[in-house]
Model confidence (mean pLDDT): 79 of 100. Glycine riboswitch aptamer from Caloramator australicus RC3, 78 nucleotides, folded computationally. NCBI's taxonomy places the organism under Bacteria, Bacillati, Clostridia, Eubacteriales, Caloramator australicus. The model forms 89% of the base pairs in the Rfam consensus.

C1' cells in the first nucleotide's frame, strides 16, 4: 500500500448553505492521569512535601461523530 471484518450515540429543531440551537456518543487526532523513576527540601524516621518524567480500549469531549454511504481505534490476510 491492497483486501476483509469493525462499535457507540437525535434521518432532532430553526434557518436552508458549508450556519445556529438543544441532547447524546467515545474507536481518527488531541489533552489528562496510576504504579514507578529522578531531583530538591524537610524529618528521629524505609516518613512527609514540592517539581519533573510517566501507559491505555481509563478520564475529558477541544476536535470528531450521532439512518445509509463515508469515516473509523483495532484485528485477520496478501
Nucleotide at each position: 500500500c491492497c483486501c476483509u471484518g469493525g462499535a457507540g450515540a437525535g434521518a432532532c429543531c430553526c434557518a436552508u448553505u458549508u450556519g445556529g440551537g438543544c441532547a447524546u456518543c467515545g474507536a481518527a487526532g488531541a489533552a489528562g492521569u496510576a504504579a514507578u523513576c529522578u531531583g530538591c527540601a524537610u524529618u528521629u524516621g524505609u516518613g512527609u512535601g514540592c517539581a519533573g518524567a510517566g501507559a491505555a480500549g481509563c478520564u475529558u469531549u477541544c476536535a470528531g461523530a450521532u439512518a445509509a454511504a463515508a469515516g473509523g481505534a483495532c484485528a485477520g490476510g496478501g